[in-house]
Molecule: Glycine riboswitch aptamer
Organism: Pseudomonadota bacterium
RNA sequence: CCCCCCGGCGCGGGAGAGAGCGGGGAUCUCCCCCGCCGCCGAAGGCGCAACCGGCCCCCGGAAACGCUCAGGCAAAAGGACCGCGCCGGACUC
Numbered sequence: 001c002c003c004c005c006c007g008g009c010g011c012g013g014g015a016g017a018g019a020g021c022g023g024g025g026a027u028c029u030c031c032c033c034c035g036c037c038g039c040c041g042a043a044g045g046c047g048c049a050a051c052c053g054g055c056c057c058c059c060g061g062a063a064a065c066g067c068u069c070a071g072g073c074a075a076a077a078g079g080a081c082c083g084c085g086c087c088g089g090a091c092u093c
Base pairs, nucleotide, nucleotide: 005089006088007087008086009085010084011083012082013081018037020036021035022034023033024032025031038073039072040071044069045067046066047065051061052060053059054058
């Protein structure tokens, strides 16, 4: 220095589920507010038996699993995750 690892940025890909009903507003497809019903899980959050680790009958970590608080259910936006590029960090020599 490269690779691996962590974080960030950019580009590309990226699913699911009602353009729901009623009332009001407005710039009147869309949108905003309130109420109601039905749904989704892949921002985030929470949970633990799987799984992993330890000083091991206890403790810690913990998922794409579970819960749906949040968020979402035409498009747009967002989007876990994947690929590529760049920057920083860490590690090693």